[in-house]
Context: one part of a larger RNA
Molecule: small-subunit ribosomal RNA, central domain
Organism: Algibacter sp.
RNA sequence: UUGGGUUUAAAGGGUCCGUAGGUGGAUAAUUAAGUCAGAGGUGAAAGUUUGCGGCUCAACCGUAAAAUUGCCUUUGAUACUGGUUAUCUUGAAUCGUUGUGAAGUAGUUAGAAUAUGUAGUGUAGCGGUGAAAUGCAUAGAUAUUACAUAGAAUACCAAUUGCGAAGGCAGAUUACUAACAGCGUAUUGACACUGAUGGACGAAAGCGUAGGUAGCGAACGGGAUUAGAUACCCCGGUAGUCUACGCCGUAAACGAUGGAUACUAGCUGUUCGGUCCUCGGACUGAGUGGCUAAGCGAAAGUGAUAAGUAUCCCACCUGGGGAGUACGUUCGCAAGAAUGAAACUC
Repeated sequence: UUGGGUUUAAAGGGUCCGUAGGUGGAUAAUUAAGUCAGAGGUGAAAGUUUGCGGCUCAACCGUAAAAUUGCCUUUGAUACUGGUUAUCUUGAAUCGUUGUGAAGUAGUUAGAAUAUGUAGUGUAGCGGUGAAAUGCAUAGAUAUUACAUAGAAUACCAAUUGCGAAGGCAGAUUACUAACAGCGUAUUGACACUGAUGGACGAAAGCGUAGGUAGCGAACGGGAUUAGAUACCCCGGUAGUCUACGCCGUAAACGAUGGAUACUAGCUGUUCGGUCCUCGGACUGAGUGGCUAAGCGAAAGUGAUAAGUAUCCCACCUGGGGAGUACGUUCGCAAGAAUGAAACUC
C1' cells in the first nucleotide's frame, strides 16, 4: 500500500460553521470528454512464453509465432457518467400562520437558609466524636426575640420531563436575540450532502489585571487514631470557588457508537403539535424512553434514536513496552497544549 476494521479487543476528531475537493433528484433535446466497438500506425533488439531445429544430451544457440496489458490517428455506437440548453417538484430553502421550551445576553427583583453586627431575655456550659481532645464561653457563649448588613445558591414544582451543535442550561420578571415543531392548493426551482487546510465555540482546574469574599475549602496549623499516619475523623484556615475583561484549549469532552439519505415486523409509556370523533378513543408529524421479530454480533448485547440492508463524504487503527516520551516546529505570560519518532526489549 492493498485488504480488513473503529460500543466494550488498536481505532470516531470535544462540537459546529465552512473553503478547495469528492458525491449528488426527475423529464426531454443536443454533444461525444469518460465508456464501448472496428481499422491503421507505433510499442528497437536482447530477455519472457510456445512450436520446430543445431551442437551425442543439457546449459547454450538458431528460427517462427505469441505476448508487449501502453500510446497516437481515424470511422462509428450513445445505455450510463460528464458538458450545454429547456422544463418539473418530491430534496433544500423562503414566506405566512399557530405554538413550544431550565436556548442565549443584559437589567430589575423575591423568599428561605447561613454568617456577622447591635439591642433584649437568660445562665453555665456549647460544640464535636466510635470515644475524645484541640476550639468557643462568666470580658456572658450556646439557646431565644427584634432590627440591620453581606455574599453565594435557588427547596417544593421536578419527571428515563424539556431546550441547546457540543460544553451546558433551573426562583420570578422585563428588554433584546436565536432556534425548533405543526399546518398551508403560498414562493424559488436541485439552490443539496460531506468537508482536508481554516475559523468560531468549548466543563472543571489553572494564569493575568481590577473588584468581591457569607458558606465551602487544596496548601498550611492544631487535636485525635495508629507501630508510624506527611491520610481517612475533628477544630481552624489561605489560594480558589463569585463578578468584569483577557488568556488557557484540555476531560471517562461518553451513547466509550462521525455526519447525511433511503429502506426493513410489532407491543407499550411519555413531551410538543395537527386531523377526525359516537368524547371512549382512532390516525398522523417531530422528539424522548422501555421490551422485542427478522437481521447483525466473539459474546455482552443491538434492534426504525441499529451495532440491520445499502450509497456518499470525512476522521482514525495496524502486537505489548519504550511513549503520548525525546528531538524539531507551531501556539501559550506560565502551567503546558498540538504535532510526534527511534534505538532497545518481549